[in-house]
RNA sequence: GCCCUCGUAGCUCAACGGAUAGAGCAGGUCGGUUCUAACGACAAGGUUGGGGGUCCGAUUCCCUCCGGGGGCA
Numbered sequence: 001g002c003c004c005u006c007g008u009a010g011c012u013c014a015a016c017g018g019a020u021a022g023a024g025c026a027g028g029u030c031g032g033u034u035c036u037a038a039c040g041a042c043a044a045g046g047u048u049g050g051g052g053g054u055c056c057g058a059u060u061c062c063c064u065c066c067g068g069g070g071g072c073a
Stems, first nucleotide, its partner, number of pairs: 001072007010025004018056001028042004049065005
């Protein structure tokens, strides 16, 4: 330098171009218990890496940049 791939919640990951972007874990509150734990209930947590474009509509498609991983030279 070229090619491929990944980037979504604190972590691990879902999400035919169409729902209010979801789940598990962690953390929080409450219940539970003599106190813990297990367990149960509830709530919260998101610039979907940045910018631009296409589209009625973009996490998803296109361009560009940034970052991680892999391959070739």
This is a predicted structure of a 73-nucleotide RNA (transfer RNA) from a Candidatus Roizmanbacteria bacterium. The RNAcentral record of the sequence draws on ENA.